[in-house]
């Protein structure tokens, strides 16, 4: 150099082109003499960046950064 795939909450994943979500994690609170567990409420995202197509883009298209695997 060329091909495949992956990048979304602090972490591990989701999400037919129509509101971005879950488990664990964090915070409050119940519940215990206490702690853990457990139970309920709750916060947290410029979807790796930048154009583009669309009424509407995480999703399609182009560059481009970055991991991981094949080829050569």
């Nucleotide at each position: 150099g060329c091909c495949g795939g992956g990048g979304u909450a602090g972490c591990u994943c989701a999400a037919c082109g129509g509101u971005a979500g879950a488990g664990c994690a964090g915070u409050g609170g119940c519940u215990u003499u206490g702690u853990a567990a457990g139970c309920c409420a709750u916060u947290g995202g410029u979807u790796g960046g930048a154009g583009g197509u669309u009424c509407g883009a995480a999703u399609c298209c182009u560059c481009u950064c970055u991991c991981c695997g094949g080829c050569u």

Predicted 3D model of a 72-nucleotide RNA (transfer RNA) from a Patescibacteria group bacterium.
The source organism's lineage runs through Bacteria and Bacteria candidate phyla.
It was read from a public genome assembly.
Its Rfam family is "tRNA". Rfam describes the family as follows. Transfer RNA (tRNA) molecules are approximately 80 nucleotides in length. Gene Ontology term of the family: triplet codon-amino acid adaptor activity.